[in-house]
A computed fold for a 176-nucleotide RNA from Vagococcus elongatus, annotated as Lysine riboswitch aptamer. It matches the Rfam family "Lysine riboswitch aptamer". Rfam's curators write: Riboswitches are metabolite binding domains within certain messenger RNAs that serve as precision sensors for their corresponding targets. Allosteric rearrangement of mRNA structure is mediated by ligand binding, and this results in modulation of gene expression. This family includes riboswitches that sense lysine in a number of genes involved in lysine metabolism, including lysC. The model forms 98% of the base pairs in the Rfam consensus.
RNA sequence: UGAUGAGGUAGAGGUCGCGAUAAUCAAGAAGUUUGGUCGAGUUUGAGGAAACCAUGACACCAAGUGGAGGGAAAGUCGCCGAAAUGCUUGCCAGCCUCUCUGGUAAGUGUUGGGACAGUAGCGAACAACUGCUGGACUGUCUUAGUCUGUGAAGACUAAGUUGCGCUAUUUUCGUC
Numbered sequence: 001u002g003a004u005g006a007g008g009u010a011g012a013g014g015u016c017g018c019g020a021u022a023a024u025c026a027a028g029a030a031g032u033u034u035g036g037u038c039g040a041g042u043u044u045g046a047g048g049a050a051a052c053c054a055u056g057a058c059a060c061c062a063a064g065u066g067g068a069g070g071g072a073a074a075g076u077c078g079c080c081g082a083a084a085u086g087c088u089u090g091c092c093a094g095c096c097u098c099u100c101u102g103g104u105a106a107g108u109g110u111u112g113g114g115a116c117a118g119u120a121g122c123g124a125a126c127a128a129c130u131g132c133u134g135g136a137c138u139g140u141c142u143u144a145g146u147c148u149g150u151g152a153a154g155a156c157u158a159a160g161u162u163g164c165g166c167u168a169u170u171u172u173c174g175u176c
Stems, first nucleotide, its partner, number of pairs: 002176005007170005014080001017079005024072002031065007041052003045098004083111012112138002116134006139162001141160008
């Protein structure tokens, strides 16, 4: 001095990048009130306990009340495994047990990114969210070809790949 590996630092993808967020707005579940119909069970799937019930259970119709979780454009904040999610286990809550649901912690796996379509689930919802599948788009890197260029490199096309990645930098450490 150069190359390379590790570490550190700073960045890029995107005009719907990811997540959070008060006021405001649209829709609105559970519950509950009144009136009516029905006429014996109801409280999730099973079992149990307890409670309610002919002074009408459950269900349905009408009117009201209610307001959970989720959503909206913009603004603000934190960021670029941002974050999301599958499985397993533990704990908490739902009357108890199993199941199931929600939350949380650990381990492990998947996903570069968003959209669209189909399908399943969840949901009041045709919204949103989640899983799987599909073909395109786009970003990164590699290879090949063409063009520009003194060169470094850049643009386009095609194929493959994908984040523990990539780019830049480094006064840190190691190797050649």